RNA sequence: UACUUAUCCAGAAAGACGGAGGGACGGGCCCUUUGAUGUCUUAGCAACCUUGACUUAACUUGGUGCUAACUCCCGGUUUGCAUUCGCAGACGAAGAUAAGGA
Numbered sequence: 001u002a003c004u005u006a007u008c009c010a011g012a013a014a015g016a017c018g019g020a021g022g023g024a025c026g027g028g029c030c031c032u033u034u035g036a037u038g039u040c041u042u043a044g045c046a047a048c049c050u051u052g053a054c055u056u057a058a059c060u061u062g063g064u065g066c067u068a069a070c071u072c073c074c075g076g077u078u079u080g081c082a083u084u085c086g087c088a089g090a091c092g093a094a095g096a097u098a099a100g101g102a
Stems, first nucleotide, its partner, number of pairs: 001102001003100006013042005021031003025075004043067003048063002052059001071094001076091006
C1' cells in the first nucleotide's frame, strides 16, 4: 500500500509550545486570534487484539485507538409519503479504527 472480516446514533480534557487555517474529498453547515489544526506532557474514555486471575458481570498487563458537532449532514441505488421544492426509511459507496494473512 491494496485485500478480507468486524465496528462506527454511547463515552472521554487540561497545561506548555506555536501562530492560521481546520473539520478526509465535493456541496452544505460549523469550529477558530476568547488561539483553532498540529506537536509534547499529563489525565481520561473505550474494550479490537493480548495477558493474569476468574469465569456471570466487573477487573488487571501489554499493543493500538479515541477525547466539537451521529463518520457533523448530504453524495449512489431503492421504498413509502408528498409531488413544486422536498420528508422519512433501507441498502450501498467513500472514510476511520482494530485484527488477519499477503